Parts: sequence; structure tokens; C1' cells
RNA sequence: CGGCGGACGGUCGCGUCGCCUGUUCGCAGGCGCCGAGGAACGUCCGGGCUCCGCAGAGCAGGGCGGUGGGUAACGCCCACCCGGGGUGACCCGAGAGCAAGUGCAACAGAAAGCAGACCGCCACGGUCCCUCGGGACCGGGGUAAGGGUGAAACGGUGGUGUAAGAGACCACCAGGGGGCCGGGUGACCGGUCCUGCUGGGUAAACCUCGCCCGGAGCAAGGUCGAACAGGGAGCGAUACGGCUGCUCGCCGUCUGCUCCCGGGUGGACCGCUAGAGGGCUGCGGCAACGCAUCCCCGAGAUAGAUGACCGUCCCUGCGCAGCGUUCACACGCACCGCGCAGGACAGAACCCGGCGUACAGCCG
Repeated sequence: CGGCGGACGGUCGCGUCGCCUGUUCGCAGGCGCCGAGGAACGUCCGGGCUCCGCAGAGCAGGGCGGUGGGUAACGCCCACCCGGGGUGACCCGAGAGCAAGUGCAACAGAAAGCAGACCGCCACGGUCCCUCGGGACCGGGGUAAGGGUGAAACGGUGGUGUAAGAGACCACCAGGGGGCCGGGUGACCGGUCCUGCUGGGUAAACCUCGCCCGGAGCAAGGUCGAACAGGGAGCGAUACGGCUGCUCGCCGUCUGCUCCCGGGUGGACCGCUAGAGGGCUGCGGCAACGCAUCCCCGAGAUAGAUGACCGUCCCUGCGCAGCGUUCACACGCACCGCGCAGGACAGAACCCGGCGUACAGCCG
């Protein structure tokens, strides 16, 4: 990481459906098929489906972020690339952009991003001392090579040069940038050449860039039936209402529309399970997955069903018992022996694809 996660038989008891019988037409009885999950949990994503909208554009908002592929689609899955970890099999990655802008980073330190001078080094001016080489202090200037602080100090080593230094220049190295050639669908990889360009970290900070996104939801939404009680307000197409939150734009409405208060019904049926369904095999593909033949139909409830008991088997634990060996223990072998106990997480409600979480025990 994956798979299984109890099995068989019997007795009684449940639910839909089918058939048969009876019926006071409400239903009752008999027989039969079938009857929870890998997660049904979370409601975190994506859809099918239904309704609104003549389904448009923009802003706001949200999602994704290496490349290529899979899929109905996705934030999912597969393969590969790069970076990091590991002896290794493998594992991890909110993986575009920090010289577009704005932020953030304790303490120490002079200074933490176009920074900076604490100790130093150098030259100039002044004062003092002097063994006449020079030394100390003050002022203004140059410097960032040396030392210190720190996790990190605006490349490294060596040299030239300089008053002292410094990529200021040179050689080599590292990083960045660029050209060409080769490989690859691509992300990228390899080789070679040029370049003094050398301005850190953080975007899971705001932000920038690229791509994607109508809204609401089965309590969606329909059909039938039944019952009741109306009242008030706004508006008059330059209005009202709808299309997400806004803007534009569009659409509907000419006794209608919208809103508020109040009353009645909240019953039956559909939606509701044959589907992006499942299984074997073959072919294609590294794989995810796709295609093809054949086979299968596996709950549709509506206060909401599938439970209890018995027996046998299975798995696990404990104890007893057997054989070898030993003084004994330990150890090894055997075990379809006997007894006792236990068997996880957990429960459809329109359906499906994922992700996350839970899981006794066994297997790989």
C1' cells in the first nucleotide's frame, strides 16, 4: 500500500415485488425471487438529473498552477521532468513570477537590501613627543581586502594594481544570462562557445501572470385530489419583476405584476433505480484507461424493512493433553484432540466518479 472482513443448514419473525386463494374491497392467508457498505461515514470536490434564466459581456468572488496523457468532469488518477530525503526498494512537493510594486524577518551587529563603518588600513591638515626610523591624539577625506556579530553581510582562490584598497583589471572556479548543435510530443537533458553580469530569504505574505467556473437544489421538480377567507400597500412601461452580489445589456408583464398581513391543504402517485452499471475473455497502451464479443439485472423504504435463536465449520486468544530431549527448566516436533472466550469500523433514502476519516483479525 492492497485484498478479505465470516460461511453453511434449520426454526420463528420482517420489507418491496410476482403468482394463487379468499374478501366485509379495509385487507387477510399461502408460495416464490430478491433484500445495506468498503466505507453506506465526513458533506470536502466533480458530475448526471430537475427548475430559473432568450443562458450575453464586464467587475467582484472562487478554484487550479512542472510537462504529457486518462476521464462525463474534477482540487481526482497515470506516466514522466526537476528539486529534496533515503544504503536501498522507494518517499515527499499548495513545483508559474521576488531586478513590476508593497510588505515581513527576534536577538546580536556599524549595517539584513540598491544596506553599512564598530575595530581596522591609507593619505591630508593641526598639536605633542622623539633614539630623526617614527609614535600618540584631534579634524575632515578615501576604503570595504583583514578582524568582530550573526543562520545568513552584496561571489571564492591567487595575482596585477593602488596612498591604502576594491571585479578596477587578469587567470581559474562557482552562480546568473545568452548563442549553437544533438535527444525528447513536452517539461527538460547532454555537449560546446560567449559574457565581469555577481542586487540574499519569504508569494502556504499582499500581489502579478496563465487557465477554468451561470444560479439553486430531490425538502429539486411534476401529476392528481381535497379544502378555504379574505384584507392592505406599491407601480402604470421614463414603472414593476426576472436573469448571482453589482454594472451594462436582454427578457416578461397593458386589470396585470410585485410585496405585506391573515386563512386553508399539507393526502395519493411520479421522480425512485437498466446505469458515464457489473462480470469473463481478447486486443491496444509503460500505465491510468480505451475498444470489442458474450453473459448478468442483485433494496427502493416513507417513521422508514433485513432481526433473534440453534447446530456445524472458519479465524484469533488462553488453558489442558501427545512425542523427542533433560535431573528439571528451556527447546524442538506434531496438532481435523478437548474446554472456555471473542470476531472490527459500522446502517441506504435520487444516482454516480473521487478524496479524506474509521476498522478486531487474517492474507499478500
The prediction has a mean pLDDT of 77. This is a predicted structure of a 364-nucleotide RNA (Bacterial RNase P class A) from uncultured Amnibacterium sp. Rfam family: Bacterial RNase P class A. The family's RNA type in Rfam is ribozyme. Its family is annotated with tRNA processing, ribonuclease P activity and dimeric ribonuclease P complex in the Gene Ontology. The source organism's lineage runs through Bacteria, Bacillati, Actinomycetota, Micrococcales and Amnibacterium.